A computed fold for a 148-nucleotide RNA from Candidatus Jettenia ecosi, annotated as c-di-GMP-I riboswitch aptamer. Lineage of the source: Bacteria > Pseudomonadati > Planctomycetota > Candidatus Brocadiaceae > Candidatus Jettenia. It was read from a public genome assembly, where an Rfam model found it. Its mean pLDDT, the model's own confidence on a scale to 100, is 77. Its Rfam family is "c-di-GMP-I riboswitch aptamer". Gene Ontology term of the family: cyclic-di-GMP binding.
[in-house]
RNA sequence: GCAUGAAAAAGGCAAACUCUGGGUAAUCAGAGGACGCAAAGGAAAGGGUCUUGUAAUAGUGGACAGUGUUUGUGAAUAGUGUCAGUAUACAUACCAGACACUUACACUCAUAACUUACACGAAGAAAUAAGAUAGCCUUACUGCCGAA
Repeated sequence: GCAUGAAAAAGGCAAACUCUGGGUAAUCAGAGGACGCAAAGGAAAGGGUCUUGUAAUAGUGGACAGUGUUUGUGAAUAGUGUCAGUAUACAUACCAGACACUUACACUCAUAACUUACACGAAGAAAUAAGAUAGCCUUACUGCCGAA
C1' cells in the first nucleotide's frame, strides 16, 4: 500500500415511537429515544420502491398459441424442361426410365406486423412529468481504528 474486519480499544451514527416545525404528499429538520449499522459518511448517475400532477383520464401490456412474413431441409401419386426409349407418314405422338427445376404440402429458424389466450385497470391503470428515498441495490468519491 491492497484485501479483509477481531467476543480488541477509542470514539461515531440512530429505526420504530413521542413532541415541535416545513411540505398537498412521499418525506425532511430539531429535541427526546435506541431497532440496528464498519461506511447507517456526503452524492439521486442506473435500477427498484413510494408520493403528487396530467386524472374521476380510459384504456394498457401481450405470448413459447394462431395468422402473415421470413430462413433452412425434405418434397409428390402434381407440373415443366432436357436426354434416353417406343411408334411413325420423319411432322409429330406416347413415355412406366435418368437428370434438373417449380409448386402444393410437411418440418424448422427468426419476427419489428395482426389476432387471440392470458395479465393489469373506475378499490383509478398503463404512460409521462416533477419530486422522495443513500437505513433497498448498484455506482464513483471521502474517511476512524487496528489483531489474525